Model confidence (mean pLDDT): 81 of 100. Transfer RNA from an archaeon, 72 nucleotides, folded computationally.
[in-house]
RNA sequence: GCGACCAUAGUCUAGUGGUUAGGAUUCCACGUUGCCAACGUGGUGACCCGGGUUCGAAUCCCGGUGGUCGCA
Numbered sequence: 001g002c003g004a005c006c007a008u009a010g011u012c013u014a015g016u017g018g019u020u021a022g023g024a025u026u027c028c029a030c031g032u033u034g035c036c037a038a039c040g041u042g043g044u045g046a047c048c049c050g051g052g053u054u055c056g057a058a059u060c061c062c063g064g065u066g067g068u069c070g071c072a
Base pairs, nucleotide, nucleotide: 001071002070003069004068005067006066007065010025011024012023013022018055027043028042029041030040031039048064049063050062051061052060
């Protein structure tokens, strides 16, 4: 330098055009217990950035940034 894949919460992850953006974990509150842990209930928190297509974009297209891999 060229190509492929990837980017969603503190962490891991589902979601192939109309979902309230779902789940796990963390964290907070409450319950349970003599205490802790575990468990139960509830709550907070996310679509990498810019543009385009569309009535409607996390999702499709273009560019950028970052990561992984391959080739040179």
It matches the Rfam family "tRNA". By type it is a transfer RNA.